Context: one part of a larger RNA
RNA sequence: UGACGGGGGCCCGCACAAGCGGUGGAGCAUGUGGCUUAAUUCGAUGCAACGCGAAGAACCUUACCUGGUCUUGACAUGUAUUGGACGCUUUCCAGAGAUGGAUUGUUCUCUUCGGAGCCGAUACACAGGUGCUGCAUGGCUGUCGUCAGCUCGUGUCGUGAGAUGUUUGGUUAAGUCCAGCAACGAGCGCAACCCUCGUCCUUAGUUGCCAGCACGUAAUGGUGGGGACUCUAAGGAGACAAACUCUUUGUAAGAGUGGGAAGGUGGGGAUGACGUCAAGUCAGUAUGGCCCUUACGGCCAGGGCUGCACACGUGCUACAAUGCCUAGUACGGAAGGAUGCAAUAUCGCGAGAUGGAGCAAACCCUUAAAGCUAGGCCCAGUUCGGAUUGGAGUCUGCAACUCGACUCCAUGAAGCCGGAAUCGCUAGUAAUGGUGUAUCAGCUACGACACCGUGAAUACGUUCCCGGGCCUUGUACA
Repeated sequence: UGACGGGGGCCCGCACAAGCGGUGGAGCAUGUGGCUUAAUUCGAUGCAACGCGAAGAACCUUACCUGGUCUUGACAUGUAUUGGACGCUUUCCAGAGAUGGAUUGUUCUCUUCGGAGCCGAUACACAGGUGCUGCAUGGCUGUCGUCAGCUCGUGUCGUGAGAUGUUUGGUUAAGUCCAGCAACGAGCGCAACCCUCGUCCUUAGUUGCCAGCACGUAAUGGUGGGGACUCUAAGGAGACAAACUCUUUGUAAGAGUGGGAAGGUGGGGAUGACGUCAAGUCAGUAUGGCCCUUACGGCCAGGGCUGCACACGUGCUACAAUGCCUAGUACGGAAGGAUGCAAUAUCGCGAGAUGGAGCAAACCCUUAAAGCUAGGCCCAGUUCGGAUUGGAGUCUGCAACUCGACUCCAUGAAGCCGGAAUCGCUAGUAAUGGUGUAUCAGCUACGACACCGUGAAUACGUUCCCGGGCCUUGUACA
């Protein structure tokens, strides 16, 4: 100087407390461990691995296994020798295919006539490796933590390691600011500048809108028209403790009030200091070293990654009456669409099929569900719950056996609110309801990421648990 303490002081955080809802019990989905296996490819392992890499494992992917095959190779550059344009195309045989063998037709450019371009054969340099090492690395990322810290120059002090500044008194979300001070300044962080939401103004008015005027319809901004309003999207205004009162050191700041769409960082996002964990990644790519080179490389078929006495994590659905079922009816936002989204119509109980208007889309696709209204159920393993199983189908796709999703009929399991323990959340939040997108032929999506509807309770407080910041103290630790 640091680190640590079941030392002290001050302070903060859904850290506790106060509340609301979960997990842990059931069934299923998914990931992991374990077991099994020819293989169940590999990585991730306290917080910070476990719906993680994977924003899509039937083939492919695919790295694994079994079997069949190739050896200058699927791919790159070059050298030598040699043959042929390359390419397009027809048919057949063997085979699981890779591949091997045969076969039909058509067909060159430049040229110094050597050759070059392109393809093949042979020989060589070499290619290739998701093989190892993340403890050789770059790059990127997680984490403490959006915590308020981490440092430097000059000066001063100290023999020196170092100290000071950065401590102290206030204050703040903040090393934020003020006052004081052997310090005076500065840098990386904080804040602000950026995006978005909330109010208003200006400009613009189609594909959006419809107040007033007119026309028309069973009905609809449907039509003429209009720019008022909504909205769209560009530019501006607005909030700064600005005004007033009080407190305080007439400081910084804090408490209250008015005005205001918004008030004390207005809400949300992006933004992550010096560093820590030899944290993660050689399987995204790059890359040193090591290793393989008729194989640890390449191609193909089938299988596996989906295996199941079990254990754990994360979720979904429930156990019901604030509910379930039936009928009617209302209101969104965001996003996507050409190998695409697909309306009206017809067929089918349905998944869906036929067909195809419109739409490269403020134009068309394009209809939310909880809610509300009416009726049924009457507390039961039930009109709760939907697992499992049988049958019949639909769709995607060469192909749904291993191993897809969905529909219909039948079946109708566990489950009556969950032990010890444990998690999330402070407001348009939790809880609850639906909608969309990426990946994608299809889908094991109940996941992830977004969007809107309905919409709470509680916070006395900081003694305690956990994590963190500053000062101080002790130390046989570095």

Small-subunit ribosomal RNA, 3' major domain from a metagenome, 478 nucleotides, folded computationally. The coordinates come from a structure-prediction model, not an experiment, and the mean pLDDT is 83.